Predicted 3D model of a 74-nucleotide RNA (transfer RNA) from a Clostridia bacterium.
[in-house]
RNA sequence: CGGGGUGUGGCUCAGUUUGGUAGAGCGCUGUGUUCGGGACGCAGAGGUCGCGUGUUCAAAUCCCGUCACCCCGA
Numbered sequence: 001c002g003g004g005g006u007g008u009g010g011c012u013c014a015g016u017u018u019g020g021u022a023g024a025g026c027g028c029u030g031u032g033u034u035c036g037g038g039a040c041g042c043a044g045a046g047g048u049c050g051c052g053u054g055u056u057c058a059a060a061u062c063c064c065g066u067c068a069c070c071c072c073g074a
Base pairs, nucleotide, nucleotide: 001073002072003071004070005069006068007067010026011025012024013023020057028044029043030042031041032040050066051065052064054062
């Protein structure tokens, strides 16, 4: 320098195929149960979907640019 992949709550990821309310598990908070804890039940908080731009009535998803990391080639 060229090509490819990944980026979504604190963590691990799904959702992109087919644009249409942002989700799951673990974790965290409160609460019930218990002498207490754990486990279990119930409830809750937590996200500018890496960043910017364009298309669209509507973008995590499509176009373009860009950043970080990984792989391959030179």
About this RNA:
The prediction has a mean pLDDT of 80. It matches the Rfam family "tRNA". Rfam classes the family as a transfer RNA.